[in-house]
Context: one part of a larger RNA
Parts: sequence; C1' cells; structure tokens
RNA sequence: CUGGGCGUAAAGGGCGCGUAGGCGGGGGCAUAAGUCGGAUGUCAAAGCCUCCGGCUCAACCGGAGAAAGGCGUUCGAAACUGUGUCUCUUGGGGCCGGGAGAGGCCGGUGGAAUUCCCGGUGUAGCGGUGAAAUGCGCAGAUAUCGGGAAGAACACCAGAGGCGAAGGCGACCGGCUAGACCGAGCCCGACGCUGAGGCGCGAAGGCCAGGGGAGCGAACCGGAUUAGAGACCCGGGUAGUCCUGGCUGUAAACGAUGGACACUAGGUGUGGGGGCGUGCAAGUCUCCGUGCCGAAGCUAACGCGAUAAGUGUCCCGCCUGGGGAGUACGCCCGCAAGGGUGAAACUC
Repeated sequence: CUGGGCGUAAAGGGCGCGUAGGCGGGGGCAUAAGUCGGAUGUCAAAGCCUCCGGCUCAACCGGAGAAAGGCGUUCGAAACUGUGUCUCUUGGGGCCGGGAGAGGCCGGUGGAAUUCCCGGUGUAGCGGUGAAAUGCGCAGAUAUCGGGAAGAACACCAGAGGCGAAGGCGACCGGCUAGACCGAGCCCGACGCUGAGGCGCGAAGGCCAGGGGAGCGAACCGGAUUAGAGACCCGGGUAGUCCUGGCUGUAAACGAUGGACACUAGGUGUGGGGGCGUGCAAGUCUCCGUGCCGAAGCUAACGCGAUAAGUGUCCCGCCUGGGGAGUACGCCCGCAAGGGUGAAACUC
C1' cells in the first nucleotide's frame, strides 16, 4: 500500500451550488519534473541465494560469487503523464427564433360545498350504527326557500399526462422570476466532469411571537363493543391543520438504484418540438422526455435490460456478523423537543 461489495442480503449522502483535491478533447513545437535505459558512487560486516570447502552428516562454521533493489551523481530516450507556448472544434458555454409546462414568488378574482347567524314555510322527530346509545329537537330541530358571515380546499378537465435538483407543485387572471427542450446558423475556444470540508434548499410533525379558526381533528370527555377496551364503531372536542415572521432539519426524504461521459438487437404506448408528406389527415425520418415488453449480457434468485442492475472510464458517499445501539460518553447545533457525529463492556 491493498480485497470484495452497496435495487431486495450490511451498504448511495434527502437534494443542489460549489472550495480544495482527484480526473480530463484533437494537432504542432519546446522542455525533461514523473517515466524508461546506460554508467558510476554508496547502502560496514553478518544474513538471503548459487558454488566450493571444514566439523563422520546436518544444524553450525569458513571461502568465493551472483542477483535484485533504494538513494546520489552523470550520460542518454521522448511514446505516455506533467509543464510552457501556438493552434483546432467535436466537450462545454454564448447569441438569435420558437413552442410546452400544477416550476417558484407576489397581488387580485370566482363558483360549488360546509358550518354558523337572521328571516319564511312546516311539525315530531333528526342523527347515528352491525344493532344501539350518548347527542340534537316543542325554547320548534331535521327537511325546504331567501338573505348574510367566515375559513379552508379547488369537483369535472385529469391522463401509467406535465414541471421541478430534491422536498414537492393542480380553480381563474395579472405582475415578477428560474430551468429544460426544439430549429438554423454564427461566436468563444477545453472555459470540462466530480466534489472532502463549506454554503443553501429541504414533506409531515413539533417550537416561539402575532393573527385566524369553517371543516377536520392527536390529547381529552362521553356512548357503545368487550372478559377487559387504555382501541377499532358512534356523539362531542383542545392543540394543530391556515396566514405572517423566525426556529427545528428529520422520513419507507424510495426507483429502497450517487453524478458525468461513451458504447451495446428490437417491439409497442405516451408528452414536447422539428423535417418530408397531406387539401386536412394518415404515414415516415429525427431530437428531447416519460411508460411497458423484451436480444445479448448481467444477477444468488427475483429481476434489470439504450431511463441498465449490460460493457468501460473518472470522481464522491457508504458497508465489513446479530444483539447491546443509532444507545452511552465527549464535542457541535437547537428555545425546547431533539438533531449530527458515534463507541465499548457484555452476549449469541
């Protein structure tokens, strides 16, 4: 210094941006640090290896030699890596023209439904369940009509459909804004890939302050069920769910599959665009995305199969028997809850 692995057996970081680092396209010239070769000095002796010899053999011992390597110096080589310089355009980026989209943020608007309030009609029940009861109702409920208020979510469209790095995003209109894709050229000229630390984003829940509160609804209170019922079912119901600002930073954050690039039969569907074609279509070719089935190949099997889990290269993360334990201790972060990092004894 290293082996084998990471869809489901242990193992891909929740996701991105990016620092150091690692890695890096074609050609010319130069250089000679890495690299390769020669020479030389040195690396005491002993030892290892080969040969010869001495103890009757061996171990042991004596003698001679060889090989390999490290470092220094020197001469040389120039393919590869590095470095310098010139150049190129295919990687990457930019300009122009297009169309698609629940991508993000802000403001406004709308209808259906629900609950509550007011009024009209109206009367004895309603509600709920497996069946009931609690509950609501003659102080007039349920039902029904009219009016008003509030909050939250946006039926159909809707699709195995689209967009986003992930979390995630779904009424309509406007404003601001990010990315991807397609087309024809032009421009820059390797400006690239990955990314330890770092920084940012990050569902739900939870926390702080202030608002809001219709419906739903942990906790809680009742009614049932039951042997019991701390539940499942029913009637209520507070936090919360919503908004603003701040914090938490987790997840079966899943495709349980890190990113980039290249290469490797097909068939069929679907979203966005372009070419040919058509009166419009159909059809056909092509680029990007997204599904299904499958050649080869891979796989322990299941399965994967151009969206690879195939064949390769580069970089990061991670695993190393089960329990103890994602615990203890320490440190860092947090208002707290807790999060991050993360053992050992012991035991099987």

Notes: This is a predicted structure of a 348-nucleotide part of an RNA (small-subunit ribosomal RNA, central domain) from an uncultured bacterium. RNAcentral holds the full RNA, with entries from ENA and SILVA. Model confidence (mean pLDDT): 92 of 100.